RNA sequence: GCCGGUGUAGCUCAGCUGGGUAGAGCGCCAGACUCAUAAGGAUUAAAUAUCCGGUGCUACCUGGAGGUCGAGGGUUCAAAUCCCUCCACCGGCA
Numbered sequence: 001g002c003c004g005g006u007g008u009a010g011c012u013c014a015g016c017u018g019g020g021u022a023g024a025g026c027g028c029c030a031g032a033c034u035c036a037u038a039a040g041g042a043u044u045a046a047a048u049a050u051c052c053g054g055u056g057c058u059a060c061c062u063g064g065a066g067g068u069c070g071a072g073g074g075u076u077c078a079a080a081u082c083c084c085u086c087c088a089c090c091g092g093c094a
Base pairs, nucleotide, nucleotide: 001093002092003091004090005089006088007087010026011025012024013023020077028064029063030062031061035056036055037054040052041051042050043049070086071085072084073083074082
């Protein structure tokens, strides 16, 4: 230099064929539930007892946030999807 593939949520990916509301799992946040219970406080004559308290944990459950679909341009009523150029990564050829 040429050819092919990949690029979509924090991560792994689907959706592209045949243009028509951007999604799943994990993760994150909140809640509920479960269990435990520090500081502090209350009950008490005093408590290791009971309660308040908030904190931590929790398989499963509920809800939520998070995206200019690699960049730019074009076509179209409408583009993640079609066309052009470019960028990054992977592979092959030379």

The prediction has a mean pLDDT of 81. Predicted 3D model of a 94-nucleotide RNA (transfer RNA) from a Candidatus Micrarchaeota archaeon. It matches the Rfam family "tRNA". From the family's description: Transfer RNA (tRNA) molecules are approximately 80 nucleotides in length.